[in-house]
RNA sequence: GAGCCGGCCGGGCGGCCGCGUCGGGCGCAUCCAGCGCCCGCCGAGGAAAGUCCGGGCUCCACAGGGCAGGGUGGUCGGUAACACCGACCCGGGGCGACCCGCGGGACAGUGCCACAGAAAACAGACCGCCGGGCUUCGGCCCGGUAAGGGUGAAACGGUGGUGUAAGAGACCACCAGCGCCCGGGGUGACCCGGGCGGCUCGGCAAACCCCACCUGGAGCAAGGUCAAGAGGUGCCUCGGUCCGCCGAGGCGCUGCGCAGGCGUUCGAGGGCGGCCCGCCCGAGCCUGCGGGUAGACCGCUAGAGGCUGUCGGCAACGGUAGCCCGAGAGGGAUGGCCGUCGGCCGGUCGCUACGGCGACCGGUGCACAGAACCCGGCUUACAGGCCGACUCGU
RNA sequence: CGGGGCGUAGCGCAGCCUGGUAGCGCACCACAAUGGGGUUGUGGGGGUCGGAGGUUCAAAUCCUCUCGCCCCGA
Numbered sequence: 001g002a003g004c005c006g007g008c009c010g011g012g013c014g015g016c017c018g019c020g021u022c023g024g025g026c027g028c029a030u031c032c033a034g035c036g037c038c039c040g041c042c043g044a045g046g047a048a049a050g051u052c053c054g055g056g057c058u059c060c061a062c063a064g065g066g067c068a069g070g071g072u073g074g075u076c077g078g079u080a081a082c083a084c085c086g087a088c089c090c091g092g093g094g095c096g097a098c099c100c101g102c103g104g105g106a107c108a109g110u111g112c113c114a115c116a117g118a119a120a121a122c123a124g125a126c127c128g129c130c131g132g133g134c135u136u137c138g139g140c141c142c143g144g145u146a147a148g149g150g151u152g153a154a155a156c157g158g159u160g161g162u163g164u165a166a167g168a169g170a171c172c173a174c175c176a177g178c179g180c181c182c183g184g185g186g187u188g189a190c191c192c193g194g195g196c197g198g199c200u201c202g203g204c205a206a207a208c209c210c211c212a213c214c215u216g217g218a219g220c221a222a223g224g225u226c227a228a229g230a231g232g233u234g235c236c237u238c239g240g241u242c243c244g245c246c247g248a249g250g251c252g253c254u255g256c257g258c259a260g261g262c263g264u265u266c267g268a269g270g271g272c273g274g275c276c277c278g279c280c281c282g283a284g285c286c287u288g289c290g291g292g293u294a295g296a297c298c299g300c301u302a303g304a305g306g307c308u309g310u311c312g313g314c315a316a317c318g319g320u321a322g323c324c325c326g327a328g329a330g331g332g333a334u335g336g337c338c339g340u341c342g343g344c345c346g347g348u349c350g351c352u353a354c355g356g357c358g359a360c361c362g363g364u365g366c367a368c369a370g371a372a373c374c375c376g377g378c379u380u381a382c383a384g385g386c387c388g389a390c391u392c393g394u
Numbered sequence: 395c396g397g398g399g400c401g402u403a404g405c406g407c408a409g410c411c412u413g414g415u416a417g418c419g420c421a422c423c424a425c426a427a428u429g430g431g432g433u434u435g436u437g438g439g440g441g442u443c444g445g446a447g448g449u450u451c452a453a454a455u456c457c458u459c460u461c462g463c464c465c466c467g468a
Stems, first nucleotide, its partner, number of pairs: 001392003005388005011341007019043002022040007045368001049379002052377005057219004064277004069215005074088005089103001090101004104210002109208002111204003126149002128145007157175006176200001178197008223298004231254010256290007269281003305324008342366001343364009395467007404420004414451001422438006444460005
């Protein structure tokens, strides 16, 4: 100098005004809830984002079986769990540090392989080569062959030799690949060595599919408590009555009314999410129209939490000790202005080891972006900067 | 919070499922018919299929990520 990997920061300080939660004080109101003013503390992120996975939490469901659907896909481990992470194996790329891989199965079956080419998966033969026959000497017919040519992304092992009319794993040697067996190493994926076989059935499963494993549904608008409300119904008391009931009040249970359709052991509907069998519950369910409420509180933020040390482990991670942890809105706060330091951009000048450095002037509030139940990941966006390990070249 | 769809020439669309040549209509350009325009006819140009990566011999099409737009349900 070029590169590669990992970790971290991503403005600092101060002043004025404003906003939100909480605490305190005062005032209004007063049964509470609340409203206003003042003071004080605190007030976004590494991704808060995309919502792509996994979990916690909450509610519903939880006799069972089958089919279907969805997901994952080398091995061993880590973890609450994962499609995440670590180490290793195999394949590919790079001189290297290192990087990439949806990385099970193509002798279970089905399907596809355009154009070109004779032929595209199971054999076959366009030109050519060889033998025989015919010939009007241009060639034609029959047979053999797959070495050579040509096409293609891909052409049925490669090189050399023997052999032959020409040839060919027809045969031989070596190599590559496949299958089987034996020995050794490893927890395992797999690796190393030896022997035998037939010479050797292409690719695509991010095509259907097969195999192994996993998989209930919904989501904080989950869910709970309180209040309010159009009402309904039962009982009691009183009054009226044409004895069918009607009105008022109180209490309890519930939460609306009207119309239509289906259904009440000939069973709707629900558990059940796609379906079937089967089992259980079972008197309501569906549609339309009209109406009521749409407020408060809890859930709510201290958690699989962070940092440091130490122990175990190659590591992911785990154990342990100490310390630390102040956003919680609900039309939804976290903003604006100024000063200064720093950064960045542009210009001029000077120095230079040519990579930059320094001085001065001007510009710029200055990357991506903003919580909404929480957590672990992944992915994507990101001005500029810092630290560490390593590789190649000089 | 949950779910679905679209992006292909200036505009509107097909092709995608089942991978191999990107096509249709309008618009645009040139020529002809006309005195000129409209109209008609003939011929022609124009698209890295929103972006990036992957699978494959080969990707608009299959897979993953991403950007933008639209719709539905609670």
Molecule: RNase P RNA; transfer RNA
Organism: soil metagenome